[in-house]
């Protein structure tokens, strides 16, 4: 470096050295930042992808010639963090950005009282694109 499948509005800071930007292209917003951010070291934390322990009603596929029962992987369910891989420890991946819906106001327009239409705006929901982290895999 590619693909694939999952997951991203939860959660968890204290010291040290550094010194100017950061918040992983851009672009507009919002924010952190000399009371020292962001990076990097050590310590703690934090979660539960991987992992461990148990279950097996409902499954799956295979073996044990069938049936039963047994087993094994896969999945589901519950539980752990004692071992060991990683990941995380400001803001939703800080938001938006591009397609769909819907509501809403604008505007026009009508039988004006309730009704149709609406690009460009708000608001919301979905998806997409891109991104990050883990499993497989090449």
């Nucleotide at each position: 470096u590619g693909c694939u499948c999952a997951u991203c509005c939860a959660g968890a800071a204290g010291g040290g050295u550094u010194g100017a930007g950061g918040g992983u292209u851009c672009a507009g917003g919002c924010c952190c930042g000399a009371c020292g951010a962001c990076a990097c070291c050590c310590u703690g934390g934090c979660a539960a992808c991987c992992c461990c322990c148990g279950g097996u009603c409902g499954g799956a596929u295979c073996g044990c010639g069938c049936c039963c029962g047994c087993g094994a992987u896969c999945g589901c369910c519950g539980g752990g963090a004692u071992a060991g891989g990683u990941g995380c420890c400001a803001c939703c991946u800080c938001c938006u950005g591009c397609c769909u819906c819907g509501c809403c106001a604008c505007u026009g327009a009508g039988a004006c009282g309730u009704u149709c239409a609406u690009a460009c705006g708000g608001c919301g929901a979905g998806g997409g694109c891109a991104g990050a982290u883990g499993a497989g895999c090449g």